[in-house]
Context: one part of a larger RNA
RNA sequence: GGUACAUGGUGGAUGUCUAGGCGCUGAGAGACGACGAAGGACGUGGAAGACUGCGAUAAGCUUCGGGGAGCUGUCAAACAAGCUGUGAGCCGGAGAUUUCCGAAUGGGGAAACCUACUAUGGGUUAAUACCAUAGUAUUGGUAUCUGAAUAUAUAGGGUAUCAAAGGAAACGGAGAGAAGUGAAACAUCUCAGUAACUCCAGGAAAAGAAAGAAAUUUUGAUUUCCUAAGUAGCGGCGAGCGAACGGGAAAAAGCCCAAACUGGCUGUGUGUCAAACCCUUGUGUGUUGCACAGUCGGGGUCGUGGGGAUUGCAUAAGAUAGGACAAGGACUGUCUGGGAAGUUAUAAAUGUAAUUUUUAGCUGAAUAGUGCAGGAAAGCCUAACCAUAGAAGGUGAUAGUCCUGUAGGCAAAAAGAAUUACACUUCCUUUGCAAUUACCCAAGUAACAUCCGUCUCGUGAAAGCGGAUGUGAAUUAGGGGAGUCCACUCUCUAAGGCUAAAUACUACUCAGCGACCGAUAGCGCACUAGUAGCGCGAGCGAAAGAUGAAAAGCACCCCUGUUAGGGGGAUGAAAUAGAACCUGAAAUCGUGUACUU
Numbered sequence: 001g002g003u004a005c006a007u008g009g010u011g012g013a014u015g016u017c018u019a020g021g022c023g024c025u026g027a028g029a030g031a032c033g034a035c036g037a038a039g040g041a042c043g044u045g046g047a048a049g050a051c052u053g054c055g056a057u058a059a060g061c062u063u064c065g066g067g068g069a070g071c072u073g074u075c076a077a078a079c080a081a082g083c084u085g086u087g088a089g090c091c092g093g094a095g096a097u098u099u100c101c102g103a104a105u106g107g108g109g110a111a112a113c114c115u116a117c118u119a120u121g122g123g124u125u126a127a128u129a130c131c132a133u134a135g136u137a138u139u140g141g142u143a144u145c146u147g148a149a150u151a152u153a154u155a156g157g158g159u160a161u162c163a164a165a166g167g168a169a170a171c172g173g174a175g176a177g178a179a180g181u182g183a184a185a186c187a188u189c190u191c192a193g194u195a196a197c198u199c200c201a202g203g204a205a206a207a208g209a210a211a212g213a214a215a216u217u218u219u220g221a222u223u224u225c226c227u228a229a230g231u232a233g234c235g236g237c238g239a240g241c242g243a244a245c246g247g248g249a250a251a252a253a254g255c256c257c258a259a260a261c262u263g264g265c266u267g268u269g270u271g272u273c274a275a276a277c278c279c280u281u282g283u284g285u286g287u288u289g290c291a292c293a294g295u296c297g298g299g300g301u302c303g304u305g306g307g308g309a310u311u312g313c314a315u316a317a318g319a320u321a322g323g324a325c326a327a328g329g330a331c332u333g334u335c336u337g338g339g340a341a342g343u344u345a346u347a348a349a350u351g352u353a354a355u356u357u358u359u360a361g362c363u364g365a366a367u368a369g370u371g372c373a374g375g376a377a378a379g380c381c382u383a384a385c386c387a388u389a390g391a392a393g394g395u396g397a398u399a400g401u402c403c404u405g406u407a408g409g410c411a412a413a414a415a416g417a418a419u420u421a422c423a424c425u426u427c428c429u430u431u432g433c434a435a436u437u438a439c440c441c442a443a444g445u446a447a448c449a450u451c452c453g454u455c456u457c458g459u460g461a462a463a464g465c466g467g468a469u470g471u472g473a474a475u476u477a478g479g480g481g482a483g484u485c486c487a488c489u490c491u492c493u494a495a496g497g498c499u500a501a502a503u504a505c506u507a508c509u510c511a512g513c514g515a516c517c518g519a520u521a522g523c524g525c526a527c528u529a530g531u532a533g534c535g536c537g538a539g540c541g542a543a544a545g546a547u548g549a550a551a552a553g554c555a556c557c558c559c560u561g562u563u564a565g566g567g568g569g570a571u572g573a574a575a576u577a578g579a580a581c582c583u584g585a586a587a588u589c590g591u592g593u594a595c596u597u
Base pairs, nucleotide, nucleotide: 001596002595003594004593005592006591007590008589009588015582016546017545020517021516022514023513024512025511026510027509028508029506030505032166039101040100041099042055043054044053046079049075050074051073061095062094063093064092065091066090070083071082072081106115107114108113116136117135118134119133120132121131122130138164139163140162141161142160143159144158145157146156171202172200173199174198175197182189186236212219213218223250224249225248226247227246233241234240254498255497256496261298262297263296264295265294266293267292268291269290270289276285277284278329279328280327281326282325283324303476305441306440307439308437309436310435311434312433313432314431317336318335319334320333321332322331337429338428339427340426341425342424350423351422352421353420354419355418356417357416358415359414361410362409363408367383368382369381371380372379384401385400386390392404393403394402447471448470449469450468451467452466453465454464457483478493479492480491481490482489533540534539553581556568557567558566559565
């Protein structure tokens, strides 16, 4: 030096565990903000570093409920000083306070700072300075006061009031829009209308009541799913891309305007004894007329075309008012009665009551042995009981009957939500049929041309839908579509608008689940984690869990230069469980014994 065995150190694998994650299901919610948010800075405790809470009323204040004996949050034990059956701490509802920054909004600014003006008040001074409270940003709407060039005006200016702004995980709509890649290269193509970016919104959004889809017979708004179907197609016919009709489900809901015609008001023009004043007859009035424009009402909304106007026929509860007057007729309005509907479209606001429910809680059955080994019983043995409860967790090992709970039952002063009823509101209560008429039925629109985009469709025979530029119709005997185009046939009615549900998502709350992880795993974070640290910055970004049932966390003695370390001793079931603490592998470093060179 080596080998073997034994026994230690180092090291922190493995096993066991879980305080935390991951994924999903159901329900809720999708809040917030100039009444100052989200997010922060700085403070705030008897002592106070971090976290949590709170805001100069600062781990809190008031009040209303719950609850019932201890309490002064956590790391983190002790001390001090206190509170508490006149009900504390704790839990829930409502309220008060809420520094400074931040949309940040008096002005400024290198965020958490600097510095004003006006009004009111305070004390003080010779007078200021000082302190407190409130207001003072911008933009838009509305109202109003003013007011240039310039006469009326307008622009501009001021004041009051209402609103906006900012934030937010994904989902949604819109705008604009790549490349890596694939094509085994690459350019059309693909990736992909994806990512990143911007704007706007809602709890969902968007879409939506046929100028549809079909194909000879129909269908009947939109949305989503299954299918049709990897089909028809598109495609350097390469790579690849990829429908629809139809069928089956979920959910279902339909409406309002523009115009014709008509009334009121305003303005402009025109008209002066004519027109007009609902009609007939008579009397009367005298800018009341006519045309156009604007505005507010009535009317009207459709594809077997609809509506208007005129005429005819039929029908229609009661009362009352209106027009220059009287009579008759017609018309219009109001009220009563009757009927219908409603806050999610078709108009829209609120209250009361009841029920259900959310935000604290309450109740809630049943076991013993001085048995056994053990540190400890929930284990074993013996004998019982409950069960609408044998889910789960805890308790010194494995507990239906020890604790928290569980099944079941019950509960709200206050605030919120939903549903129903009533109040309330709105509408109908003059509409239908027929004929005539040809008044209306959304214009720089449709269509066409050129160039693009989008549809399965890459320009193709290329329709449809959308855009830019140019040209530029018709009004139902009209117009669009049915994949160039034409005919026939069928179908729909553009150029205005609203609309719940079925659908998408989950930052957040509650309940629950898992052939999900178990500390190099699972979120980056089970721990002071977006912390420490790094970077000028955008940003990057860790490591780190386990004594024991209970600290009972080693009194006392000894060694020593020693707050180290150790030896006795004590605790404990165990100290080779001693805080560098469960288990304690390997590499690796010793010690002892045997053998060997």